[in-house]
RNA sequence: CAACGAGAAAGGCAAACCUGAGCGAAAGCCAGGGACGCAAAGUUACCGAUCUACAGGACUCCCGGGCUGGAGUCCCAGGAUGGCGGGACUGCCACA
Numbered sequence: 001c002a003a004c005g006a007g008a009a010a011g012g013c014a015a016a017c018c019u020g021a022g023c024g025a026a027a028g029c030c031a032g033g034g035a036c037g038c039a040a041a042g043u044u045a046c047c048g049a050u051c052u053a054c055a056g057g058a059c060u061c062c063c064g065g066g067c068u069g070g071a072g073u074c075c076c077a078g079g080a081u082g083g084c085g086g087g088a089c090u091g092c093c094a095c096a
Stems, first nucleotide, its partner, number of pairs: 005093001012038002017033004022029002036083001042089003046086003049081003054078001056075007
């Protein structure tokens, strides 16, 4: 110095699960506990993928004659996942 990442040292993060009169329509998130794992499991929804479908749209049915009622099915990201992959940006330690 940092392509290469060590049963190294120091430090770091924290899956499932549990808790919460927490946030959200949901997916999911947040906080505390927890520890499966992680050398970018730091940041970022730009590309792909996946999840959800409040609002919106289409159709059907019901009530009804109200003028914008109710139910169902489908479509759809302005939502979510960075611990799904790629890209971008940043970064601790460090033997050989």
Molecule: c-di-GMP-I riboswitch aptamer
Organism: Betaproteobacteria bacterium UBA2592